[in-house]
Molecule: c-di-GMP-I-GGC riboswitch aptamer
Organism: soil metagenome
RNA sequence: CGAAAAAGGCAAACCCGUCGUGAGGCGGGGACGCAAAGCCAGGAGUCCUCCAUGCGCGAGCAGAAGAGGAUGGUCCAGCUGCCGAA
Numbered sequence: 001c002g003a004a005a006a007a008g009g010c011a012a013a014c015c016c017g018u019c020g021u022g023a024g025g026c027g028g029g030g031a032c033g034c035a036a037a038g039c040c041a042g043g044a045g046u047c048c049u050c051c052a053u054g055c056g057c058g059a060g061c062a063g064a065a066g067a068g069g070a071u072g073g074u075c076c077a078g079c080u081g082c083c084g085a086a
Stems, first nucleotide, its partner, number of pairs: 001084002009034002014029006032073001038079002042076003045071006053062003
């Protein structure tokens, strides 16, 4: 650096179960795809919760700054790894 190669690997959506207020996680089924779709929450993006405040008769709805959380199959960074054509 990434093949019309070889051996393999991972597993989106969706469904079932389970945990969580939630984003989402975990297990099973299932494959849209993936050369790191292996690990990692340091930076950013997006999402969730709390909240000043505003609206509403009410139930509620919206929600600045900030705090906490989620996401690695959003991107960057870091660590590790199979093969060896062009």